[in-house]
RNA sequence: CUCUUAUCGAGAGAAGGUGGAGGGACAGGCCCUGUGAAGCCCAGCAACCAUCCCCGGCGGGAAAGGUGCCAACCUGGCAAAGUCCACAAGCGCUUUGCAGGAUAAGAG
Numbered sequence: 001c002u003c004u005u006a007u008c009g010a011g012a013g014a015a016g017g018u019g020g021a022g023g024g025a026c027a028g029g030c031c032c033u034g035u036g037a038a039g040c041c042c043a044g045c046a047a048c049c050a051u052c053c054c055c056g057g058c059g060g061g062a063a064a065g066g067u068g069c070c071a072a073c074c075u076g077g078c079a080a081a082g083u084c085c086a087c088a089a090g091c092g093c094u095u096u097g098c099a100g101g102a103u104a105a106g107a108g
Stems, first nucleotide, its partner, number of pairs: 001108008013042001016041003022032003028075002044069002048066002051062004073100001077098007
């Protein structure tokens, strides 16, 4: 990097340290940020893998290890349905699916 499977609900410092201006994957929009961004350290959350405990099993629990996470998958592209309307189409809005992205485990 590619492929497969699962998840994207909830949760995690309103006063930790360092650092100094940027950050939210991607044009744009929208938003966060000096009442301090990213990064690093610490704390924390979660429970995918590993480990341990309970159970006949389904399953439940623990959290020292390997990852991960700690604003909103923020919006966006495609399709369908609904809504609006006398009817149809388009725009808008809502929902669902796909695409795209992220994380884990496995394979190449």